[in-house]
RNA sequence: UCACUGGAGAGAGGCGGGUCUUGGAGCCCGCCCACCGAAGGGGCAAGCGGUGCCCGGCCACGAACUGGCCGAUUCCAGGGCGCUGUCAAUCUCUCAGGUAAAGCGGACAGCGA
Repeated sequence: UCACUGGAGAGAGGCGGGUCUUGGAGCCCGCCCACCGAAGGGGCAAGCGGUGCCCGGCCACGAACUGGCCGAUUCCAGGGCGCUGUCAAUCUCUCAGGUAAAGCGGACAGCGA
């Protein structure tokens, strides 16, 4: 990737129009409200990377934070916080799609090639 099999959820919603038409049913279209998550699509964690600042002593405060004063040649390693790049899902959003049965679709799974 292909084939077969299994595969959930949610209004048989309201209004209007069309379909020869007086009406009904079915179907189609539009609008409105309520819902679903498992086509597709969007968003987020840790981690990894980039970047800025801070990471010595004393005092004030219970601690942290903050403030004040003083010290410190440089290099390496490490840590904290902010910003940023990358970054998953069955999480989340509900754009798309979907909401009686049937049919279609269906993430994912099984068997086979």
RNAcentral holds the sequence, with entries from MGnify. Predicted 3D model of a 113-nucleotide RNA (Glycine riboswitch aptamer) from uncultured Ideonella sp. Rfam family: Glycine riboswitch aptamer. Gene Ontology term of the family: glycine biosynthetic process. Rfam describes the family as follows. This family represents the bacterial glycine riboswitch. The source organism's lineage runs through Bacteria, Pseudomonadota, Burkholderiales, Sphaerotilaceae and Ideonella. Of the family's consensus pairs, 89% are formed in the model.